[in-house]
Molecule: Bacterial RNase P class A
Organism: Actinomycetota bacterium
RNA sequence: GCAGUCGGCCGGGCGACCGCGGCGCCGCCGCCCAGCGGCGGGGCUGAGGAAGGUCCGGGCUCCACAGGGCAGGGUGCUGGGUAACGCCCAGGCCGGGCGACCGGCGGAAAGUGCCACAGAAAGAAGACCGCCGGGGGCGUGCCCCCGGUAAGGGUGAAAGGGUGCGGUAAGAGCGCACCAGCGCCCCGGGCGACCGGGGCGGCUCGGCAAACCCCACCUGGAGCAAGACCAAGCAGGGGACACGGAGUGGCCCGCUCCCAACGCCCCGGGUAGGUCGCACGAGGCCGGCGGCAACGUCGGUCCCAGAUGGAUGGUCGCCCCUCCGGUGCUCCGGAGGACAGAACCCGGCCUAUAGGCCGACUGCACUG
Repeated sequence: GCAGUCGGCCGGGCGACCGCGGCGCCGCCGCCCAGCGGCGGGGCUGAGGAAGGUCCGGGCUCCACAGGGCAGGGUGCUGGGUAACGCCCAGGCCGGGCGACCGGCGGAAAGUGCCACAGAAAGAAGACCGCCGGGGGCGUGCCCCCGGUAAGGGUGAAAGGGUGCGGUAAGAGCGCACCAGCGCCCCGGGCGACCGGGGCGGCUCGGCAAACCCCACCUGGAGCAAGACCAAGCAGGGGACACGGAGUGGCCCGCUCCCAACGCCCCGGGUAGGUCGCACGAGGCCGGCGGCAACGUCGGUCCCAGAUGGAUGGUCGCCCCUCCGGUGCUCCGGAGGACAGAACCCGGCCUAUAGGCCGACUGCACUG
């Protein structure tokens, strides 16, 4: 210098004016006056790295719940972090890359099932061609029948260890040697996944679990329109009183029962509306300490949107970046500056993103 890998960060800046949401302050006015409302003035403050998708996990709230089990759902190498996770960190094995680095992850030897097309056969498999043995026929080099054979050909993603020697009618782990793989045992290292070494065995066991299933662990449901409080008008519910009726009684009072349409009073539930939840939190920044790290802990410091038809916008000036034109530069003019946008909050993942900055590392070439 070129080509790459990984990680972190910014994501237009400054100012003026107008407009909008929120919270204090001051003044005036009104009312049923410790308060509330209206008007005016002035001050402070007002989107993001993803606020997004709503895919996981938690806080919070209500409902349900003695304990145990089954079913259902989820997760899946090991160790750690965390409030928790399907997230993060560190490690292990396998695969890819010259490399920095990237990707994957329980069990297929518990059982069942499936393996398209092609192919004779798709799993204790399989004779289509071929090879070999026996028998038969005739037109004498071909055909038929029975049997053996997985070395060769052919099909396929996959045909059931590889190479060699022996062996055989031809063959074959049929036998042997070496190699690969699997299982069991022993020794050493590691918390562990696993790694290194030695011995024995039968010879060999395909793939799919996002098919059923097995094993281990986790797991109630709904969600801020959760939920709590205050509470009109109208309608309806419950209760009391009075009037009326019936019974008791010879009659009145009294007592009991019925009705309660209308009237009046009380009670409680709900709606409109309002208030809370709701902005101090697993919080941000800086530093020390522990840890490889994720992270933990201690000290200091800061307060940082809260709408509810839902504010966060517009204009102008200077600067920055990109493009176009007048251009050979200075300079001048014009256009543009991504993705997107809070609604209970937080931790992640994933997706979108113009342009730019920083750090570590790898390969190749060259120079000193």